This is a predicted structure of a 70-nucleotide RNA (transfer RNA) from uncultured Apibacter sp. Its Rfam family is "tRNA". Rfam's curators write: Transfer RNA (tRNA) molecules are approximately 80 nucleotides in length. The family's RNA type in Rfam is transfer RNA. The organism belongs to Apibacter, within Bacteria.
C1' cells in the first nucleotide's frame, strides 16, 4: 500500500438512495402443561464504528478517521 467488513445482546439481511430498518437465536411477559422442556403468541431491545459532505430524501453515495481480519 492493497483487498474485504464494522447494522439489537449474538450471527447476519437489507436491488438502481425513496415512504415506518428487518430475521434467526436469545431476553422478558403470555398461552399450554400437574410442572419443566418444546411448540405458539406478543413486547422490549438500534447515535446503522465516529466525523464532516453531497442530496428534498443517506445504512446506501463521497472525503476523513478508528477498530477487525486477510
Nucleotide at each position: 500500500g492493497c483487498g474485504a467488513g464494522g447494522u439489537a445482546g449474538c450471527u447476519c439481511a437489507g436491488g438502481u438512495g425513496g415512504u415506518u430498518a428487518g430475521a434467526g437465536c436469545g431476553u422478558u411477559g403470555g398461552a399450554u402443561u400437574c410442572a419443566u422442556a418444546a411448540c405458539c403468541c406478543a413486547a422490549a431491545g438500534g447515535u446503522c464504528g465516529g466525523c464532516a459532505g453531497u442530496u428534498c430524501a443517506a445504512g446506501u453515495c463521497u472525503g476523513c478517521u478508528c477498530c477487525u481480519c486477510g